[in-house]
Context: one part of a larger RNA
Molecule: small-subunit ribosomal RNA, central domain
Organism: uncultured prokaryote
């Protein structure tokens, strides 16, 4: 390389977009690159192979053919692949008309709850915990009640639910602003898939300036536990969690399962729309869940949302350990990230 594979055994890239490539719907007509046939040259000789011959035989040797996948040329053939032409509409896009949701961006606004302060009531404890103790408290805590300030998440509803390309998204409300499904079949007329470089974006934790800090809480201190306890348990508390720009760019980024498109038994729930019918049923098109035929699979198990049967394109893997480590290189403001070896070993 090949063949074989990638839910779990090494293996699908964190997601999309999207350039070059690869691959691409139905009919007509051309053409004649690939394709396929025919012929002519070429394709040294020796070697290989078949027939003869010659050394008593073989090996060796002569001498005749044959092959020679390959390249040129040139005449045909047109099914399929391509080019070029004209055309369709079922792929794909567009319109209109509903529809639908925690889908994103800003900005208003609201009520519980902690925590704080002020004043008021009130008197010894409170608070923790397995059970202590640090702690807090007569400079009057804790409780109860009243006003007031901040930030920071948004019970109930809520779900096997919905929305997003994915990371994600959840109190009301208003602006802005993507998407999705349905229905109409009016328009374009393959305008398509997929996608190496590439560019977006992308939990958290971390960074950088500048805000902000109620609760929590790495780090740190103290108390306890213990043979020790650098911890599980307690009081405390710094970063940070929270906002605005900017970085970082990785996750068990997970359905451990790329992505598009066709086929293929059925049961049942539920979301969003139509059609019908109206006290319900049924039907259908798009998602979501459960169980399951056939089929696949070591096997758990997947099963029309495949891991079943095929088609195209990308990505990946090739014994464990060294090792995601040196070394270059790019990236980065650092932490680090990407790319990614070999010696030894077993």
């Nucleotide at each position: 390389u090949u063949g074989g594979g990638u839910u779990u055994a090494a293996a699908g890239g964190g997601u999309a977009c999207g350039u070059a490539g690869g691959c691409g719907g139905c009919c007509u007509a051309u053409u004649a690159a690939g394709u396929c046939a025919g012929u002519g040259g070429u394709g040294a000789a020796a070697u290989c192979c078949u027939g003869c011959a010659g050394c008593u035989c073989a090996a060796c040797u002569g001498u005749a053919g044959a092959g020679g996948u390959g390249c040129c040329a040139u005449u045909g053939a047109u099914a399929c692949u391509g080019g070029u032409u004209g055309g369709c509409u079922u792929g794909a896009g567009u319109a209109c008309u509903g529809u639908u949701a925690a889908g994103g961006u800003a900005g208003g606004c609201g009520g519980a709850a902690u925590u704080g302060a002020u004043g008021g009531u009130g008197u010894a404890g409170c608070g923790g915990u397995g059970a202590a103790a640090u702690g807090c408290a007569u400079a009057g805590a804790u409780a109860c009640c009243a006003u007031c300030a901040g930030g920071a998440a948004c019970a109930c509803c809520g779900a096997u639910u919905g929305c997003g390309a994915a990371g994600g998204c959840a109190g009301c409300u208003u602006a802005c602003u993507g998407g999705g499904c349905a229905g109409u079949a009016a328009c374009u007329g393959a305008c398509g898939c997929u996608a190496a470089g590439g560019u977006a974006c992308g939990a958290a934790a971390g960074c950088g300036u500048g805000g902000g800090g109620a609760g929590c809480g790495a780090a740190c201190a103290g108390g306890a536990u213990u043979a020790g306890a650098u911890a599980c348990c307690c009081u405390g508390g710094u970063a940070g969690u929270c906002c605005a720009c900017g970085c970082c760019g990785u996750a068990a980024a997970c359905u451990a399962u790329g992505a598009u498109c066709a086929c293929u038994c059925g049961c049942u729930g539920u979301u969003g729309g139509c059609c019908g019918g109206u006290a319900u049923a049924g039907g259908u098109c798009a998602g979501u869940g459960g169980c399951c035929a056939a089929g696949c699979g070591a096997a758990a198990g997947c099963g029309u949302u495949a891991a079943g049967u095929g088609a195209u394109c990308c990505a990946c893997c090739u014994g464990g350990g060294g090792a995601g480590u040196a070394c270059g290189a790019c990236c980065g403001c650092a932490a680090g990230g990407u790319u990614g070896a070999a010696a030894c070993u077993c």